[in-house]
Context: one part of a larger RNA
Molecule: small-subunit ribosomal RNA, 3' major domain
Organism: uncultured bacterium
RNA sequence: UGACGGGGGCCCGCACAAGCAGUGGAUUAUGUGGUUUAAUUCGAAGCUACGCGAAGAACCUUACCAGGUCUUGACAUCCCGUGCAUAGCAUAGAGAUAUGUGAAGUCUUUCGGGACACGGAGACAGGUGGUGCAUGGUUGUCGUCAGCUCGUGUCGUGAGAUGUUCGGUUAAGUCCGGCAACGAGCGCAACCCCUAUUGUUAGUUGCUACGCAAGAGCACUCUAGCGAGUCUGCCGUUGACAAAACGGAGGAAGGUGGGGACGACGUCAAAUCAUCAUGCCCUUUAUGACCUGGGCUACACACGUAAUACAAUGGUACUUAACAACGGGGAGCGAAGCCGCGAGGUGGAGCAAAUCCUACAAAAAGUAUCUCAGUUCGGAUUGCAGGCUGCAACUCGCCUGUAUGAAGUCGGAAUUGCUAGUAAUCGCGGAUCAGAAUGCCGCGGUGAAUACGUUCCCGGGCCUUGUACA
Numbered sequence: 001u002g003a004c005g006g007g008g009g010c011c012c013g014c015a016c017a018a019g020c021a022g023u024g025g026a027u028u029a030u031g032u033g034g035u036u037u038a039a040u041u042c043g044a045a046g047c048u049a050c051g052c053g054a055a056g057a058a059c060c061u062u063a064c065c066a067g068g069u070c071u072u073g074a075c076a077u078c079c080c081g082u083g084c085a086u087a088g089c090a091u092a093g094a095g096a097u098a099u100g101u102g103a104a105g106u107c108u109u110u111c112g113g114g115a116c117a118c119g120g121a122g123a124c125a126g127g128u129g130g131u132g133c134a135u136g137g138u139u140g141u142c143g144u145c146a147g148c149u150c151g152u153g154u155c156g157u158g159a160g161a162u163g164u165u166c167g168g169u170u171a172a173g174u175c176c177g178g179c180a181a182c183g184a185g186c187g188c189a190a191c192c193c194c195u196a197u198u199g200u201u202a203g204u205u206g207c208u209a210c211g212c213a214a215g216a217g218c219a220c221u222c223u224a225g226c227g228a229g230u231c232u233g234c235c236g237u238u239g240a241c242a243a244a245a246c247g248g249a250g251g252a253a254g255g256u257g258g259g260g261a262c263g264a265c266g267u268c269a270a271a272u273c274a275u276c277a278u279g280c281c282c283u284u285u286a287u288g289a290c291c292u293g294g295g296c297u298a299c300a301c302a303c304g305u306a307a308u309a310c311a312a313u314g315g316u317a318c319u320u321a322a323c324a325a326c327g328g329g330g331a332g333c334g335a336a337g338c339c340g341c342g343a344g345g346u347g348g349a350g351c352a353a354a355u356c357c358u359a360c361a362a363a364a365a366g367u368a369u370c371u372c373a374g375u376u377c378g379g380a381u382u383g384c385a386g387g388c389u390g391c392a393a394c395u396c397g398c399c400u401g402u403a404u405g406a407a408g409u410c411g412g413a414a415u416u417g418c419u420a421g422u423a424a425u426c427g428c429g430g431a432u433c434a435g436a437a438u439g440c441c442g443c444g445g446u447g448a449a450u451a452c453g454u455u456c457c458c459g460g461g462c463c464u465u466g467u468a469c470a
Stems, first nucleotide, its partner, number of pairs: 001470002003467003007464007015454002019418005026308008034299002042053002064294007073124001077123002079120005088101005106115003126283002129281003135277002137272003140268001142266001147186006153162003166177003192260004197228007206218003210215001231254001234248005310411001314370006327358003332351002337346003377408001382403007424446007
C1' cells in the first nucleotide's frame, strides 16, 4: 500500500421488511446429470452452466456410429497433354458410382491463349483433430456500482502519501465550502433514439363538419419533417449569504418526466481454437472426402426452466360483426364464393402494399345452464378415421374429428420475481422455417396490493481501526 475481520461509523440496492403472484407436490414440454448404446457428436458447470451455443436434428443440417467407396482428392493455385465440356436416356447397384449410348452445340480472343471439362505427375490441398493455460477478436460477471488514474508542486531515506481526506449535499469523485495543493484525463451527467403536450408545413392510399354515391374539402383522427416546451426558471421556508432540500404556483409533463442505446481502470490463467482468424503440435490411401441407413428423439432415476391444471372471481352454450397495437407478404400474402362437422380442399379477386391479404383479437359485457362432485373441473394417455408439408412422416413431424378420460382437491423443508401502466392476467405479431414452439424477441387490452422502517440475511461504496496475511 492492499486484502481480510462472527471490529467500528456513515450510506445504497426488491437486500430484508410490508404486500402480490409463484417455484418446490401432479401431468406434459424442454435442457442437463446419470445410465444405456455401434453411436447416443461437441461445447457450456456456484452466483456468471442447465427453453444455454441451437432464430427451429425425418434426409440435408451433422461434426457421431455401421456398412459401401475415393486417394492431387468434395474445395484453391501452378505445370503437361487432350478438346470437347455438358444435359438426357438405358443397364447394374441402397446410393455414391460404373458401363454403354448420345441430340443440340461451344463462349471469348490482341489468334499466343483464356473460360470450361477430362486424363497425368508432383508441389500441395484438407482436418468441427489437440492446446482458450501460447493468442487476436468477441462475450459474461462484479456493475450503470461511482469509482480509476495522471502532470507539476509539496511531504517522506524509501515503499509511498497528498490531490481523491474533512463539513454539507447528490442517483453520482454531483455540486458547494474549506484545505499544500493547483490542474487534467477515463468514467457520472448531457449530446443520440422512442414516448407523453402543442405550433407549423404537407394532405394520399389516410380522415369526414357536406353528400346515397360520384364528387368536394383537409377542420378533426392520423401520418412525418421542422420547431416550442421543463431550466430548481418563479414564489415561500430551511440552510452557512453556498450547494441543496421541502412546500407551492403555472403547466400535458417537476425536479434525471418514463423507457432504451451507451458498461471507466480492472477482477475471475472466467467462456469461446466448433462463428471467424491464428502460433505450435498431430494426421496425410486418413483424424481428409463421397454415399446409404442409423443416431443426436434411448430411460430405473435425479435436478433446472416453463406450459396446463386442481375449478363457481369458474366451466359450457348462445348473443352483442363490442374495443387494439407492433409487424409480415412475390418460389409470397392470398379475399369473396363453393365443398367439408373440422383440420383442410377448390377458387383465384386484390396487393411489391397507410390502398389488398394476413385479420373474427382474447380476456371484457349480457342471457341461460351446471351446484361443489374427481364433477358439464382437469386434460394426460390410447384406439379408430382423416388432413397438410415434403423424394420420403416406421424409427422421428404438425393438425382435425370421434371415442377413451390418468394424475391432480393448491403442494414439506426450502426458495424466486416484482415498487406502476409495474406485478398478475388476456390475446396478437415476427425471426428461424418446405413442415415442425408450452421456447425466444416484440406488441397492445384489462389492471392491483404494499413500502412502518434499516435491527437482521445477501451484495456493494466511503472513512477509520486491528492483523502472526501478500